[in-house]
RNA sequence: CAGGGAAGAGAUCCCGCGCUUCGCGGGACGCCGAAGGUGCAAGUCUGGGAUUUGGCGAAACCAGACGAAACUCUCAGGCAAAAGGACCCUG
Numbered sequence: 001c002a003g004g005g006a007a008g009a010g011a012u013c014c015c016g017c018g019c020u021u022c023g024c025g026g027g028a029c030g031c032c033g034a035a036g037g038u039g040c041a042a043g044u045c046u047g048g049g050a051u052u053u054g055g056c057g058a059a060a061c062c063a064g065a066c067g068a069a070a071c072u073c074u075c076a077g078g079c080a081a082a083a084g085g086a087c088c089c090u091g
Stems, first nucleotide, its partner, number of pairs: 001091005010029001012028007030079003036075001037073001039071001043066006
């Protein structure tokens, strides 16, 4: 790159507009977690601790930085079907 598979959650309510079984825009409440994005555990590093030693030379602890995910947040995205879809399989 090509093919296949792939979950969750209101076809919710109100207002406006249009080409009015539908779609678009705005608003309200509820919900999902698998585009993307946020956060961090162990650990590592740095500084303090830390040296009045003959010479060598720590640790607990404190602060900061780095630090993964399907965890977390729900910013973005999504909540009939379609589309999208992390990820998985095949070539």